This is a predicted structure of a 106-nucleotide RNA (SAM riboswitch aptamer (S box leader)) from Priestia koreensis. Taxonomically the source falls in Priestia (Bacteria, Bacillati, Caryophanales, Bacillaceae). The model forms 97% of the base pairs in the Rfam consensus. The prediction has a mean pLDDT of 83. RNAcentral holds the sequence, with entries from Rfam and Ribocentre.
RNA sequence: AACUUAUCCAGAGUGGGGGAGGGAACUGGCCCAAAGAACCCCGGCAACCUGCAUAGAAGCAAGGUGCCAAAUCCAGCAAAAUGCAAGACAUUUUGAAAGAUAAGGU
Repeated sequence: AACUUAUCCAGAGUGGGGGAGGGAACUGGCCCAAAGAACCCCGGCAACCUGCAUAGAAGCAAGGUGCCAAAUCCAGCAAAAUGCAAGACAUUUUGAAAGAUAAGGU
C1' cells in the first nucleotide's frame, strides 16, 4: 500500500502551554474558533486486541491501539414511498460509494 471482517445517532476538560485557524479530500451547504482554532503536555472516555476469571456466556482490569463539538456535521450515486400544474423539484427511508478505527492474513 491493497484485501477481508466488524463497528461508526452512546461516552469523554471551567487544566497548563500555544496563538489562527479548524470540521479527511473535491463540490455545494451548515457550523466551530480571540469567551482562544490547529498542535504539545496533563486529564478523561470506550473496550477492538490483550490479561484474569469461567464448561461457555455475562463479568473484572486497562498492557497495545483508538477516541474526546455537531450521526463519519449534512448532501453528492442508485432505488422505493409520499407531496406538488411538473423541475428528475422537495421530504423520508433503504442500499451503495468514499472515509475513519480495530483485528487478521498477504